Model confidence (mean pLDDT): 76 of 100. Predicted 3D model of a 362-nucleotide RNA (Bacterial RNase P class A). It matches the Rfam family "Bacterial RNase P class A". Rfam's curators write: Ribonuclease P (RNase P) is a ubiquitous endoribonuclease, found in archaea, bacteria and eukarya as well as chloroplasts and mitochondria.
RNA sequence: CUAGACUGUUGGCUGGUCGCCUGCAUGCGCAGGAGGAAAGUCCGGGCAGCAUAGGGAAUGGUAGUUGCUAACGGCAACCGGGAGUGAUCCUAGGGAAAGUGCCACAGAAACAAAACCGCCACAUAUGUGGUAAGGGUGAAACGAGUGGGGUAAAAGCCCACAGCUCCUUAUGGUGACAUCGGGAGAAGGUAAACCCUACCUGCUGCAAGGAGGCGUAUCCUUAAGCGAAUUCCUAAAUUCGUGGUUCCCGCCAGGUUGCGUCAUAAAAACCGCUUGACCUUAUUGGCGACAGUAAGGCUAGAUAGAUGAUCAGCAGAACAUAAAACUUCUACAGAACCCGGCUUACAGGCAGUACUAGCAUA
Numbered sequence: 001c002u003a004g005a006c007u008g009u010u011g012g013c014u015g016g017u018c019g020c021c022u023g024c025a026u027g028c029g030c031a032g033g034a035g036g037a038a039a040g041u042c043c044g045g046g047c048a049g050c051a052u053a054g055g056g057a058a059u060g061g062u063a064g065u066u067g068c069u070a071a072c073g074g075c076a077a078c079c080g081g082g083a084g085u086g087a088u089c090c091u092a093g094g095g096a097a098a099g100u101g102c103c104a105c106a107g108a109a110a111c112a113a114a115a116c117c118g119c120c121a122c123a124u125a126u127g128u129g130g131u132a133a134g135g136g137u138g139a140a141a142c143g144a145g146u147g148g149g150g151u152a153a154a155a156g157c158c159c160a161c162a163g164c165u166c167c168u169u170a171u172g173g174u175g176a177c178a179u180c181g182g183g184a185g186a187a188g189g190u191a192a193a194c195c196c197u198a199c200c201u202g203c204u205g206c207a208a209g210g211a212g213g214c215g216u217a218u219c220c221u222u223a224a225g226c227g228a229a230u231u232c233c234u235a236a237a238u239u240c241g242u243g244g245u246u247c248c249c250g251c252c253a254g255g256u257u258g259c260g261u262c263a264u265a266a267a268a269a270c271c272g273c274u275u276g277a278c279c280u281u282a283u284u285g286g287c288g289a290c291a292g293u294a295a296g297g298c299u300a301g302a303u304a305g306a307u308g309a310u311c312a313g314c315a316g317a318a319c320a321u322a323a324a325a326c327u328u329c330u331a332c333a334g335a336a337c338c339c340g341g342c343u344u345a346c347a348g349g350c351a352g353u354a355c356u357a358g359c360a361u362a
Stems, first nucleotide, its partner, number of pairs: 001358004005353006012314007020033005035332001039343002042341005047205004054249004060200004064078005079093001080091004094196002099194002101190003116135002118131005145161005164185005170179003209271002212262006219255002225242007243252002278297008315330004
């Protein structure tokens, strides 16, 4: 210098004029006002409600180890496997030796299945028997390789050296695992197929909820309410079923009306609604995710839905070069209860690395 890898960040700035929303003022001003993804609604929660939130089954989810976190299917570090010259990146990573499936096409034959070519023996136009070392097909071929012996020709049939799976001593590691040694065995692949194992899992959701709580009396639970079906097709009526979350056990009690008592700011144009598992800085611990301590900060709360329009200058990019002018362009995209993640979209910029490879120079 070129090409990569990894990490972070920005994505318009300044001023004037006019306009909108919230809060404070009532001085006519002051302060603030859409993101890194606000998107997707894929996960996890906070919060709210419910006559079972208890146990079990079911349903659904996750899957290497150890940590972080409120939690997660997330994040960090590491282990195993794979890709890459490498920095690094990917990983749906427990079990195939419990069982059941599937492995297209090609091929003779693809879980107990086979002999197409070939080799050998005997008879010889052809055939019979043996074989699976060699060839062909294929991702994979008696399910583990090479060499030697042996054989009519061959094969773990025998031997040697290696490989695979499982078990195990020692050493290292919190652990998954790794290394050396020893033993046993022959069980192809596939679980992102069914399945088995381990762990987790009440339901509904801000369109949640809030215009009451408690006690007592009566009646009902064949009611009220809810669900389904039929007629009709706006409504409404009729019939059937039904206490409470898919089922069981246990547990609990709902509805109408009256009375008493407590509370009562507002009245759905309201509250919930923005002070938070919050942010910034410094410091301590930790490889790291992150945690502790101290100081400082308050940064939208709309509700048919505000957060804008315009002018001038600047910035960046293209034209694009030796350097410019003119001109053109400046991405993805808009909060709706809040938070932590993941995934997806993004024109153009900026910064860093004690990183990798190549080339050149000193």